Notes:
This is a predicted structure of a 183-nucleotide RNA (Lysine riboswitch aptamer) from Periweissella ghanensis. The model forms 98% of the base pairs in the Rfam consensus. The sequence was found by an Rfam model in a public genome assembly. Lineage of the source: Bacteria > Bacillota > Bacilli > Lactobacillaceae > Periweissella.
RNA sequence: AUUAUUUGAAGAGGUCGCAAUCGACAAUAGUAAGAUAAGUUAGGAAACGAAAUUCCGGAGCGUAUCUGAACGGGGAGAUUGCCGAAGUUAAUUAAUUUUUCGUGAUUGAUGAACUGGGCUAGUGUUUAAUAGAUGCUAGACUCUCGCAGCAAAAAAUGUCGGCUGCGGGGCGCUGUCGACAAU
Numbered sequence: 001a002u003u004a005u006u007u008g009a010a011g012a013g014g015u016c017g018c019a020a021u022c023g024a025c026a027a028u029a030g031u032a033a034g035a036u037a038a039g040u041u042a043g044g045a046a047a048c049g050a051a052a053u054u055c056c057g058g059a060g061c062g063u064a065u066c067u068g069a070a071c072g073g074g075g076a077g078a079u080u081g082c083c084g085a086a087g088u089u090a091a092u093u094a095a096u097u098u099u100u101c102g103u104g105a106u107u108g109a110u111g112a113a114c115u116g117g118g119c120u121a122g123u124g125u126u127u128a129a130u131a132g133a134u135g136c137u138a139g140a141c142u143c144u145c146g147c148a149g150c151a152a153a154a155a156a157u158g159u160c161g162g163c164u165g166c167g168g169g170g171c172g173c174u175g176u177c178g179a180c181a182a183u
Base pairs, nucleotide, nucleotide: 001183002182003181006179007178008177009176010174011173014083017082018081019080020079021078022077025074033067034066035065036064037063039061040060043055044054045053047103048102049101050100051099086115087114088113091110092109093108094107095106096105097104116142117141119139120138121137122136123135124134125133126132143169144168145167146166147165148164149163150162
């Protein structure tokens, strides 16, 4: 100096990149709940079922009037951390859901496997919600690599660059800088 298996550091994708914390505000909702009035009626109570416990001869239910929330979910914006950022998820496990059991639901932990990234549309799930999230399908866009071709360039090193087409994807990519190794 070159090659480039391995390995380390530092970087790029996007102006809606990813996540966390706080958060005006909208909605939940004139709902739940409470008070009053009369009525009705024997059962009622927290996701469902069973047992237990408790309330009741006026619990509970509906109507009218008055008062009137909150949790969870969303969220402009601000701050912080980052680029498998993160998300989904079989299965296992812990806690909560009036007490116990069973089913389910919620939250957390571990987690095979899948997804390059966001967007739009359809559909399913969730939810008060047509908001949001999320699974699947499709579409174009974008990033990157490989192959082929084209244009440009006086020529070469070496195109570090541009365009088109096809194919792949993050355990990836980077002519950015090193280490080991080989010549």